[in-house]
Context: one part of a larger RNA
Molecule: small-subunit ribosomal RNA, central domain
Organism: Candidatus Shapirobacteria bacterium GW2011_GWF2_37_20
RNA sequence: UUGGGCGUAAAGGGUCUGUAGACGGUUUUCUAAGUCUUGUUUCAAAGACCUCGACUUAAUCGAGGGGAGGGGCAGGAUACUGGAAGACUAGAGUGGUAUCGGGGUUACUGGAAUUUUUAGUGUAGGGGUUAAAUCCGUGGAUACUAAAAAGAACACCAAGCGCGAAGGCGGGUAACUAGGUAUUUACUGACGUUCAGAGACGAAAGCUAGGGUAGCAAAUCAGAUUAGAGACCUGAGUAGUCCUAGCCGUAAACAUUGUCCGUUAGUUCUUCUCAAUUUUUAUUGGGGGGGAUGUUAGCAAACGCGUUAAACGGAUCGCCUGGGGAGUAUAGCCGCAAGGCCGAAACUC
Numbered sequence: 001u002u003g004g005g006c007g008u009a010a011a012g013g014g015u016c017u018g019u020a021g022a023c024g025g026u027u028u029u030c031u032a033a034g035u036c037u038u039g040u041u042u043c044a045a046a047g048a049c050c051u052c053g054a055c056u057u058a059a060u061c062g063a064g065g066g067g068a069g070g071g072g073c074a075g076g077a078u079a080c081u082g083g084a085a086g087a088c089u090a091g092a093g094u095g096g097u098a099u100c101g102g103g104g105u106u107a108c109u110g111g112a113a114u115u116u117u118u119a120g121u122g123u124a125g126g127g128g129u130u131a132a133a134u135c136c137g138u139g140g141a142u143a144c145u146a147a148a149a150a151g152a153a154c155a156c157c158a159a160g161c162g163c164g165a166a167g168g169c170g171g172g173u174a175a176c177u178a179g180g181u182a183u184u185u186a187c188u189g190a191c192g193u194u195c196a197g198a199g200a201c202g203a204a205a206g207c208u209a210g211g212g213u214a215g216c217a218a219a220u221c222a223g224a225u226u227a228g229a230g231a232c233c234u235g236a237g238u239a240g241u242c243c244u245a246g247c248c249g250u251a252a253a254c255a256u257u258g259u260c261c262g263u264u265a266g267u268u269c270u271u272c273u274c275a276a277u278u279u280u281u282a283u284u285g286g287g288g289g290g291g292a293u294g295u296u297a298g299c300a301a302a303c304g305c306g307u308u309a310a311a312c313g314g315a316u317c318g319c320c321u322g323g324g325g326a327g328u329a330u331a332g333c334c335g336c337a338a339g340g341c342c343g344a345a346a347c348u349c
Base pairs, nucleotide, nucleotide: 004320005319006318007303008302012317014201015200016199017198021194022193023192025088026087027086028085029084030083031082033081034080035077036076037075038074039073040072041071042070043069049065050064051063052062053061054060091191092188093187094186095184096183097182098181099180100179103177104176105175106174107173108172109171110154114150115149116148117147118146119145120144121143125136126135162169163168206247207246208245209244210243211242215241216240220236221235222234223233258316259315260314261313262312263311266293267292268291269290270289271288272287273286274285275284276283277282298305299304322349323348324347332341333340334339
């Protein structure tokens, strides 16, 4: 537990789809459940409240009066909410046309670099660091040239850039596929919004099986540094990083800002698109997306936010309620495991 809040103080679920639920556009008729109203009945007495009285007063006791509110029944009202039937097009969606993007999946493919191998030239160093050493090298290294192989990542373009629900996505080509925007008003006619539970997706690391392994590199080994050095630095180096199939389900999953709708000054940059003017590629205007600045405003403890709101309102979900104990224990569910989800208390300050 009324309430007050959730950018940074505790607090927005990682993201989406969507069931129940909650809420829901304009209009006509009916109904009368909610709602309002009238009458009646009931909620015993005592007690409470008001007035009066008794006892010298009070406590105490007695008499009278009064409503609010709750339940039942009957009659009435119909603006709003609900229910039934019908209509509409401004919400939402479908179609046509045009267009956009590093959205996704699969296959094929390109060059630079790196490493290795082979061949050649060539000789004593190379490498590395603050300085060194471990290390490589006369069994010919480093360097240069040629050829070959392999795996991974895609310089420049590249941007305050674009796309995607989020995670994320960047060499090229093709196929398949999802989406956005503009325009047309051709169609449907409230089909909408948010969503407990549920489902799907979900970086990296990790796990299982089978491949692959150039570079990098947890663990590990060695050299240094140091009082020590289980580190930082250096030389090696295995899992892993890559692919296929399956699991895991977490992140500072962050904009630390849930989603949707409406309203409220501008200026400026950029991207997609439509229309007009054109006089040759620009100008002006409309719509969608992404930034910057900043109030005449407003908000905020301040920082700052400011039409992409943290402003002003509405709908709905999630969450918070002093620090530690503790995201621990226990029970349950999930997982091969690692662990995840849900999630206390004693005690203490």